Model confidence (mean pLDDT): 79 of 100. The RNA shown here (Glycine riboswitch aptamer) has 104 nucleotides and comes from a mouse gut metagenome.
RNA sequence: UUCUCAAGAGAGAGCUUUGUUUUUAAAAGCCGCCGAAGAGGCAAGCCGGAUAUAUGAUGGUGAACAUAGAGAACGGUGAAACUUUCAGGCAAAAGGACGGGGAA
Numbered sequence: 001u002u003c004u005c006a007a008g009a010g011a012g013a014g015c016u017u018u019g020u021u022u023u024u025a026a027a028a029g030c031c032g033c034c035g036a037a038g039a040g041g042c043a044a045g046c047c048g049g050a051u052a053u054a055u056g057a058u059g060g061u062g063a064a065c066a067u068a069g070a071g072a073a074c075g076g077u078g079a080a081a082c083u084u085u086c087a088g089g090c091a092a093a094a095g096g097a098c099g100g101g102g103a104a
Stems, first nucleotide, its partner, number of pairs: 001104005012031001014030005032090003038086001039084003045077004053068004
């Protein structure tokens, strides 16, 4: 990593219309909510290029050059159960993160 076994939370069986013999399921619209499929966001840290600055260098100055070289600045990287709620979900069933047992 894949398969399998058990466990596994949250939140309206919301309202209106269509449709249907009826119910469930479905479609459209209108609100209310949930975070644990998936997806997006970022902290420290790390990385990078400049610059400030320091030194070469003073009796005084430091334009250029050489060497060194920051920062809460700039760019990149950057996790979660945090956060967003795009997706998904809000009776049961199904799905379901993380962790555990077994097999390859």
The sequence is in RNAcentral, with records from MGnify.